[in-house]
Context: one part of a larger RNA
RNA sequence: AUUGAACGCUGGCGGUAUGCUUAACACAUGCAAGUCGAACGGUAACAUGGGUGCUUGCACCUGAUGACGAGUGGCGGACGGGUGCGUAACGCGUGGAAAUCUACCUAUUAGUUUGGGACAACCUGAGGAAACUCAGGCUAAUACCGGAUAUGGUCUACGGACUAAAGGUUGCCUCUCCUUGGAAGCAAUCGCUAAUAGAUGAGUCUGCGUUGGAUUACCUAGUUGGUAGGGUAAAGGCCUACCAAGGCAACGAUCCAUAGCUGGUUUGAGAGGAUGAUCAGCCACACUGGGACUGAGACACGGCCCAGACUCCUACGGGAGGCAGCAGUGGGGAAUAUUGGACAAUGGGCGCAAGCCUGAUCCAGCAAUGCCGCGUGUGUGAAGAAGGCCUGAGGGUUGUAAAGCACUUUCAAUCGUGAAGAAGGGUAUAAAUUUAAUAAAUUUGUACAUUGACGUUAACGAUAGAAGAAGCACCGGCUAACUCUGUGCCAGCAGCCGCGGUAAUACAGAGGGUGCAAGCGUUAAUC
Numbered sequence: 001a002u003u004g005a006a007c008g009c010u011g012g013c014g015g016u017a018u019g020c021u022u023a024a025c026a027c028a029u030g031c032a033a034g035u036c037g038a039a040c041g042g043u044a045a046c047a048u049g050g051g052u053g054c055u056u057g058c059a060c061c062u063g064a065u066g067a068c069g070a071g072u073g074g075c076g077g078a079c080g081g082g083u084g085c086g087u088a089a090c091g092c093g094u095g096g097a098a099a100u101c102u103a104c105c106u107a108u109u110a111g112u113u114u115g116g117g118a119c120a121a122c123c124u125g126a127g128g129a130a131a132c133u134c135a136g137g138c139u140a141a142u143a144c145c146g147g148a149u150a151u152g153g154u155c156u157a158c159g160g161a162c163u164a165a166a167g168g169u170u171g172c173c174u175c176u177c178c179u180u181g182g183a184a185g186c187a188a189u190c191g192c193u194a195a196u197a198g199a200u201g202a203g204u205c206u207g208c209g210u211u212g213g214a215u216u217a218c219c220u221a222g223u224u225g226g227u228a229g230g231g232u233a234a235a236g237g238c239c240u241a242c243c244a245a246g247g248c249a250a251c252g253a254u255c256c257a258u259a260g261c262u263g264g265u266u267u268g269a270g271a272g273g274a275u276g277a278u279c280a281g282c283c284a285c286a287c288u289g290g291g292a293c294u295g296a297g298a299c300a301c302g303g304c305c306c307a308g309a310c311u312c313c314u315a316c317g318g319g320a321g322g323c324a325g326c327a328g329u330g331g332g333g334a335a336u337a338u339u340g341g342a343c344a345a346u347g348g349g350c351g352c353a354a355g356c357c358u359g360a361u362c363c364a365g366c367a368a369u370g371c372c373g374c375g376u377g378u379g380u381g382a383a384g385a386a387g388g389c390c391u392g393a394g395g396g397u398u399g400u401a402a403a404g405c406a407c408u409u410u411c412a413a414u415c416g417u418g419a420a421g422a423a424g425g426g427u428a429u430a431a432a433u434u435u436a437a438u439a440a441a442u443u444u445g446u447a448c449a450u451u452g453a454c455g456u457u458a459a460c461g462a463u464a465g466a467a468g469a470a471g472c473a474c475c476g477g478c479u480a481a482c483u484c485u486g487u488g489c490c491a492g493c494a495g496c497c498g499c500g501g502u503a504a505u506a507c508a509g510a511g512g513g514u515g516c517a518a519g520c521g522u523u524a525a526u527c
Base pairs, nucleotide, nucleotide: 001526002525003524005523006522007521008520009519012374013373014372015371016370017369018367019366020332025330026329027328029327030326031325034075035074036073039072040071042068043067046066047065048064049062050061051060052059053058054057082285083284084283091210092209093208094207095206096205097204100202101201105198106197107196108195109194110193111192112191113147114146115145116144122137123136124135125134126133127132152163153162154161155160167190168189169188170187171186172185176183177182178181211257212256213255219247220246223245224244225243226242227241228240229239230238260282261281262280263279264275265274266273267272287308288307289306290305291304310321311320312319313318338364340363341362342361346360347358348357349356350355377407378406379405380404387398388397389396390395411468413463414462415461416460417459421454424450426448427447428446429445430444431443432442433441471516472515473514474513475512476497477496478495482511483510484509485508486507492499493498
């Protein structure tokens, strides 16, 4: 000088940051990932409209409308959030490399044709304590599977072979058909398929760097290399068969111990040392161990399967669970916070959108835990008051300190006014684009009514009154600051030297002083 600190005494306000360093110990409860009806069949609940019955204010019916439980389907649950167990490693940092993939997004090109059969939901039946399961029957799709086409793409023995798709919504009636107006059709838009390029993200290889121990000296059989094959998105002993006998190591292999790495942080004039909380990048993990499935992406924290330990339910046959998410509980510990508010902003997922979800995030609460700022009054005031302490008894000191007089009102208190954080989105309307179109849609503008958790916000104004606001450590030397009383090698102090055995500036108390100050000391740790 520093700290994610703790402890003791004390404590007025604000801003800002930080807050389980220990048991990756166990967890009650709530929440933390959903969304889309503009993919689909539908209608459990709610509301609206309509209908029926009448007992006239109720009952029933009706997907017709807004919507929507459960279900099929799509996208997202691989992000965001947590922790540091493991890892001494291409894990990380830095510089390179080639043999790769990449949903959503952007640009460009070409398409978007024709058929089919199911399975949920639902209905019926059955089993089970439950979790849940089984059988039969009905049904839709952007779910699933054929055929056609192939700009392209893949493979090729250069003859050829293989390979796609899905529709939805909104608007219109010029032409065709039926004629309130619809269908085909047209238009716009959101999609779908194939391909190329980009962007983004990810996988792989490699040079160099990356803790201690030699009281660890040898280690290694898929081991090192080759050939052939398999496998992967992709190079490769990654895997297999065969062949060769290699490969690493005192420039420290192997083994043991310790440890996430970095940007940084801290100290220091620097070199260097120590460290890796918060924030940011990368990695690893998700009760312990193993495994794959789905998918563009996982070997997946709030998915699945198996084994294990533990907890819970049970009708004993069998089931359920995983806070190293946010709060919170027990435990451990010197020690670390609320079972709070809101999606208003920023961002994320889904959706055409409105919007829904979001313990990410933004806020509030608690803690002097740190840093920064402010206040606890200002001026005057000598009878140098009283009291305290000391005294050589004269006086000295506390001390302009107080009182008194004159002022001020920051902050806190009370009352009132009151920004910014709000961009958007909605409704109406004008123009432009598009179009056959004065629809619709998109863009831009205008008008109107609106969207704030924080929030009794910040800030400002008013009211009253010095009013509500100072402690802690030290005073032998180092080291700024001295006397009295008590004690009598006792009680005690102490960082080092050392104090204390009857005049203790070193113990304890008091008066006085010194240093810091809403803090001050002690302890621990680092330089």